[in-house]
RNA sequence: ACGGGCGUGGUGCAAUGGUAGCAUAUCGGUCUCCAAAACCGCUGAUCUUGGUUCGAGUCCAGGCGCCCGUGCCA
Numbered sequence: 001a002c003g004g005g006c007g008u009g010g011u012g013c014a015a016u017g018g019u020a021g022c023a024u025a026u027c028g029g030u031c032u033c034c035a036a037a038a039c040c041g042c043u044g045a046u047c048u049u050g051g052u053u054c055g056a057g058u059c060c061a062g063g064c065g066c067c068c069g070u071g072c073c074a
Stems, first nucleotide, its partner, number of pairs: 001070007010024004018054001027041004047063005
């Protein structure tokens, strides 16, 4: 430099263009002599700027970042 893939809570993943959800972690509670485990409950997210659409996490374009492959210089 070129080609491809990806970007959603702290973490790992879902969501047919139509209510953003699950698990786990954190926090609170029950239990316990205390703690762990178990059970109950709470909190928290769509990388960014535009476009299409009645409606975008999803489709389109630019940008940013990460990963893989190929190439160039040293």
Model confidence (mean pLDDT): 81 of 100. This is a predicted structure of a 74-nucleotide RNA (transfer RNA) from Bacteroidetes bacterium UKL13-3. The sequence was found in a public genome assembly. Rfam family: tRNA. It is annotated as a transfer RNA.